[in-house]
The RNA shown here (Guanidine-I riboswitch aptamer) has 100 nucleotides and comes from Acidihalobacter prosperus.
The RNAcentral record of the sequence draws on Rfam and Ribocentre.
It matches the Rfam family "Guanidine-I riboswitch aptamer". Rfam describes the family as follows. This family represents a conserved RNA structure found upstream of the ykkC and yxkD genes in Bacillus subtilis and related genes in other bacteria.
The coordinates come from a structure-prediction model, not an experiment, and the mean pLDDT is 83.
The organism belongs to Acidihalobacter, within Bacteria.

RNA sequence: UCUAAAGGCGACUAGGGUUCCGCCCGGACGACCGGGGUCUGGUCCGAGAGUCGCCGGCCCCGGCGGCGGGGCUACACGGCGGGACAAAAGCCCGGGAGAG
Numbered sequence: 001u002c003u004a005a006a007g008g009c010g011a012c013u014a015g016g017g018u019u020c021c022g023c024c025c026g027g028a029c030g031a032c033c034g035g036g037g038u039c040u041g042g043u044c045c046g047a048g049a050g051u052c053g054c055c056g057g058c059c060c061c062g063g064c065g066g067c068g069g070g071g072c073u074a075c076a077c078g079g080c081g082g083g084a085c086a087a088a089a090g091c092c093c094g095g096g097a098g099a100g
Base pairs, nucleotide, nucleotide: 007055008054009053010052011051012050015045016044020042021041022039023036024035025034026033027032056073057072058071059070060069061068062067075095077098081093082092083091
């Protein structure tokens, strides 16, 4: 100076909205209708730069293969705008533009 498995998946969280449920308001009414997410919530969406787990990758050792054991898998400021589902977002474009 260059290179990278510096990869993938699952569960969850911060966060997000409002299809459905619940809640609130109105229609005298619990069935039905309308409105409200400037309603804590359940369902739902959800992180490259959050957490945990699984798989994978690289290296070493056990003489080799099968197999077993150990180690490593770092760092990470960031728009505007656009896109999807009902809608929004730390989702996706995107570790992008840019900054450094």